[in-house]
RNA sequence: GGGGGCGUAGUGGUAACGGGAGCACGCUGGCUUUGCAAGCCGGAAGUAGGGGUUCGAUUCCCCUCGCCUCCA
Numbered sequence: 001g002g003g004g005g006c007g008u009a010g011u012g013g014u015a016a017c018g019g020g021a022g023c024a025c026g027c028u029g030g031c032u033u034u035g036c037a038a039g040c041c042g043g044a045a046g047u048a049g050g051g052g053u054u055c056g057a058u059u060c061c062c063c064u065c066g067c068c069u070c071c072a
Stems, first nucleotide, its partner, number of pairs: 001071007010025003019055001027043005048064005
């Protein structure tokens, strides 16, 4: 330098098909306890960035960035 794959809450990781972005752990408020833990009821937090197509994009197309891998 070229080819391929991946990038989604703090972490892991679902969304095979374009239409409400959900789950576990973690964090946090309340209840319960003498206190802690556990339990119960709530809450916050996310599609790597930009552009395009579309009524509508995590999903399709293009560019860039990062990681993995193959070739040179």
Predicted 3D model of a 72-nucleotide RNA (transfer RNA) from a Solirubrobacteraceae bacterium. The prediction has a mean pLDDT of 82. RNAcentral records the identical sequence in 2 taxa. The sequence is in RNAcentral, with records from ENA. Its Rfam family is "tRNA". Gene Ontology term of the family: triplet codon-amino acid adaptor activity. The organism belongs to Solirubrobacteraceae, within Bacteria.